[in-house]
RNA sequence: CUCUUAUCCGGAGAGGCGGAGGGACCGGCCCAAUGAAGCCUCGACAACCUGUUCGCAUGAACAAGGUGCCAAGUCCGGCAGUACAAGGGUGGCUCAACAGUCACCUUCUGGAAGAUGAGAG
Numbered sequence: 001c002u003c004u005u006a007u008c009c010g011g012a013g014a015g016g017c018g019g020a021g022g023g024a025c026c027g028g029c030c031c032a033a034u035g036a037a038g039c040c041u042c043g044a045c046a047a048c049c050u051g052u053u054c055g056c057a058u059g060a061a062c063a064a065g066g067u068g069c070c071a072a073g074u075c076c077g078g079c080a081g082u083a084c085a086a087g088g089g090u091g092g093c094u095c096a097a098c099a100g101u102c103a104c105c106u107u108c109u110g111g112a113a114g115a116u117g118a119g120a121g
Base pairs, nucleotide, nucleotide: 001121002120003119004118005117006116007115008114013042014041015040016039017038021031022030023029025078026077027076028075043070045068048066049065050063051062052061053060054059074113079110080109081108086107087106088105089104090103091102092101093100094099
C1' cells in the first nucleotide's frame, strides 16, 4: 500500500517544549495568540486483540499486556431512495395578542468515503 471482516448517536486532559495552523478530501460550519499542528511526560477513557474463570454454540464476568482514543454524532452535508404526513428551524405576510398562512431548509434508510481493531497478501 491492497484485500477481507467488525465497529463508529457512548466515554475520557493536565503540564512542558513549540509558535500558526487544525477539524482526511470538497462545500459549509467550527476550533485556535485565553496558544493550532507536531514532540515529550504523566493521567484518563474504552475493551478490538490478549489473559484468567464460568458456560461451551454465540457468549458472560474480571484484568489491563499489544493497539486505539481523550471539542462538536465520523462536526454536518456530498450519492441514491421512501414519504409529502407530522414535528422543528429561518424568513415574508396578516393579527392587539393567541395564532394563521406562504417559501426554503431539516429529519428516515441504504451506500460511498474516512478512521480504528483483527486477519491475509